[in-house]
RNA sequence: GACUGACCAGGGCAAACCCGUCGCGAGGCGGGGGCGCAAAGCCAGGGGUCUCGCCUCACAGUGAGAUAGCCCAGCCGCCAGU
Numbered sequence: 001g002a003c004u005g006a007c008c009a010g011g012g013c014a015a016a017c018c019c020g021u022c023g024c025g026a027g028g029c030g031g032g033g034g035c036g037c038a039a040a041g042c043c044a045g046g047g048g049u050c051u052c053g054c055c056u057c058a059c060a061g062u063g064a065g066a067u068a069g070c071c072c073a074g075c076c077g078c079c080a081g082u
Stems, first nucleotide, its partner, number of pairs: 002082004012037002017032006035069001041075002045072003048067007
């Protein structure tokens, strides 16, 4: 440095749901909770999904957003093994 996560250490994160709070909404944040996660760390560049507008008879199109625990790309990283 690359690959791998059967084994070891310290541990880390936190789904559903509940409470509070912010947002028209998707959803965010804080507390509880713990389904899971070896990148469930960062990142909205590409695709997907979702929300709110505009447009359309409709299909479609388009603007602004949300999502990193949907995937890809990019950046960075603990332990162990080979």
A computed fold for an 82-nucleotide RNA from a Solirubrobacterales bacterium, annotated as c-di-GMP-I riboswitch aptamer. The prediction has a mean pLDDT of 89. The model forms 100% of the base pairs in the Rfam consensus. The source organism's lineage runs through Bacteria, Bacillati, Actinomycetota, Thermoleophilia and Solirubrobacterales. It was read from a public genome assembly, where an Rfam model found it. Rfam family: c-di-GMP-I riboswitch aptamer. Gene Ontology term of the family: cyclic-di-GMP binding.